[in-house]
This is a predicted structure of an 81-nucleotide RNA (c-di-GMP-I riboswitch aptamer) from a soil metagenome. The coordinates come from a structure-prediction model, not an experiment, and the mean pLDDT is 89. The model forms 95% of the base pairs in the Rfam consensus.

């Protein structure tokens, strides 16, 4: 990041699997994407098995999960002036 080139990653639908969910894998597919690489540290959301509470409606609770919500930390490809 040259009006570049190369080459990457893959949302969301639909399928299998794995989970109490949330989501998380694999296949399909491509919305997007200069770290859409990796890390939950700090914010922030999402779920609430378990556990508390409780007017039995339902509410609190992360030790669960997002790195494609935003910050920080840690790594890298490819290439002219």
């Nucleotide at each position: 990041g040259a009006c570049a080139a190369a080459g990457g990653c893959a949302a969301a639908c639909c399928c299998g699997u794995c989970g109490a969910a949330a989501g998380g894998c694999g296949g399909c597919g491509a919305c997007g994407u200069a770290a859409a690489g990796c890390u939950u540290c700090c914010g922030g959301u999402c779920u609430a098995a378990g556990g508390g509470a409780u007017a039995c409606g339902u509410c609190c609770u992360a030790u669960g999960a997002c790195a494609g919500c935003g910050g920080g930390g840690c790594u890298g490809c490819c290439g002219a002036a």